[in-house]
RNA sequence: AGGUGAGGUAGAGGUUGCGGUGAACAUGAGUAGCUUGGCCAAGCAGGGCAGCUAUGCGGCCUGGCGAAAGGGAACACCGCCGAAGUGGUAGGUACGCACUGUGCCUUCCACUGGGCCUGGGCCAAAUAGGUUCAGGACUGUCACUGGUUAGCUGGACCGUGGCUGACCAGUGGAGCGCUAUCUCACGG
Numbered sequence: 001a002g003g004u005g006a007g008g009u010a011g012a013g014g015u016u017g018c019g020g021u022g023a024a025c026a027u028g029a030g031u032a033g034c035u036u037g038g039c040c041a042a043g044c045a046g047g048g049c050a051g052c053u054a055u056g057c058g059g060c061c062u063g064g065c066g067a068a069a070g071g072g073a074a075c076a077c078c079g080c081c082g083a084a085g086u087g088g089u090a091g092g093u094a095c096g097c098a099c100u101g102u103g104c105c106u107u108c109c110a111c112u113g114g115g116c117c118u119g120g121g122c123c124a125a126a127u128a129g130g131u132u133c134a135g136g137a138c139u140g141u142c143a144c145u146g147g148u149u150a151g152c153u154g155g156a157c158c159g160u161g162g163c164u165g166a167c168c169a170g171u172g173g174a175g176c177g178c179u180a181u182c183u184c185a186c187g188g
Stems, first nucleotide, its partner, number of pairs: 003186009014081001017080006025072001033065003037061004043052002046099001048097002084112005090106006113139002116136008141173013
């Protein structure tokens, strides 16, 4: 000098990387809901309790008024590169009460390198979007193999070989990865 292990720091993948917040906008939707009039009519959220109900539960038609949430393309700002997402376990919280169910949050476990396209399933009002499975090409990274090229190397030269870097192609792996760098330890 190079090597191995542990820990730390800083970075790269994309110009559609991931996520959050914000205001406006479109969709949601002339829907839910409220209500005039008319008709039917005893039940009302999954069952139970409570509550409401012939002074009409609930439903339909007509007329009037008429939302919201989640999600959304672009914009701005912020946090980042297991960024984040999904599934499962446990717990907390909201929905009148407990159960179920659903939404949100936290912990742990498992899977996924990344975005795109096609098809199926689920969520969703939806042809938007999300998610999952399968397939397809693309892309980043590392390893191996082969080729090209530049440099170095073995007394000089040539041939041949080896090492390092760059590029091309193929095969394969996974982010607990990869690159750079610092500290400590081991070993030489």